[in-house]
RNA sequence: CUCUUAUCCAGAGUGGGGGAGAGAUGGGCUCAAUGAACCCCGGCAACCGAAUCUGCUCUGCCGAAGCGGGAAAGGCGGCAGCAGGUUGACCGGUGCCAAUUCCCUCGGGUCGGCUGUUUUUCUGCUGUCGUCCUGGGAGAUAAGAG
Numbered sequence: 001c002u003c004u005u006a007u008c009c010a011g012a013g014u015g016g017g018g019g020a021g022a023g024a025u026g027g028g029c030u031c032a033a034u035g036a037a038c039c040c041c042g043g044c045a046a047c048c049g050a051a052u053c054u055g056c057u058c059u060g061c062c063g064a065a066g067c068g069g070g071a072a073a074g075g076c077g078g079c080a081g082c083a084g085g086u087u088g089a090c091c092g093g094u095g096c097c098a099a100u101u102c103c104c105u106c107g108g109g110u111c112g113g114c115u116g117u118u119u120u121u122c123u124g125c126u127g128u129c130g131u132c133c134u135g136g137g138a139g140a141u142a143a144g145a146g
Base pairs, nucleotide, nucleotide: 001146002145003144004143005142006141007140008139013041015040016039017038021031022030023029026104027103028102042097043096044095046094047093048092050087051086052085053084054083055082056081057080058078059077060076061075062074101138106135107134108133109132111130112129113128114127116125117124
């Protein structure tokens, strides 16, 4: 750098340094001299790994009396699988710490407003604005592969 899969409405500082930018890109809207990026400290706990608990599945043994065959409830285990919870996170690897990934961008649907079409009304249609739902795209992070 590319590909695959999963997740993205939870959480995290009135600390020290620094000194003008930051929120990926475009648009919007924000944050910032009451101090941005960045560094240190501190914190959070999403993913992988670890420990542990619970449930289910699978499986071994007991249950199972002289011999052969078969067997339940229940009980005790397993370096097994799946799901969920907890702990820890300096003494495993990443990550993250304004706003939903801050919001939108492309397609479909729903509801509502407005304009036009109609002599007028209802209905229908076109355009446009907004709400909600949904699919996609882009991005970020993790895990795996190349």
The prediction has a mean pLDDT of 76. A computed fold for a 146-nucleotide RNA from a Bacillota bacterium, annotated as SAM riboswitch aptamer (S box leader). It was read from a public genome assembly, where an Rfam model found it.